[in-house]
Molecule: c-di-GMP-I riboswitch aptamer
RNA sequence: CAAUGAUAAAGGCAAAGUCCGCGAAAGCGGGCGGCGCAAAGCUACAGGGCCUAAAGGGCCGCAAGGCGGCCCAAUGGCAGCCAGUUGCCGGA
Numbered sequence: 001c002a003a004u005g006a007u008a009a010a011g012g013c014a015a016a017g018u019c020c021g022c023g024a025a026a027g028c029g030g031g032c033g034g035c036g037c038a039a040a041g042c043u044a045c046a047g048g049g050c051c052u053a054a055a056g057g058g059c060c061g062c063a064a065g066g067c068g069g070c071c072c073a074a075u076g077g078c079a080g081c082c083a084g085u086u087g088c089c090g091g092a
Stems, first nucleotide, its partner, number of pairs: 005089001012037002017032006035080001041085003047082002049078003056072007
């Protein structure tokens, strides 16, 4: 330097659920919790993928009020999907 990851050491993170808050939602922040994780650190226009659809657009319905339904569509999100990037410790 590269590859690799032990029933090692020291530490770290925290799924579901739940409480509080934010949000139209997806989801996010904090507490509890702990399924798991050797990158479950970081990066979300300028890799792929996935989720949501407030505003907007299209179509339709409605004793007509603007409301409702369906579709499109990130400028909203997800890194615990792949990816990129940086990095702790260490037996064989």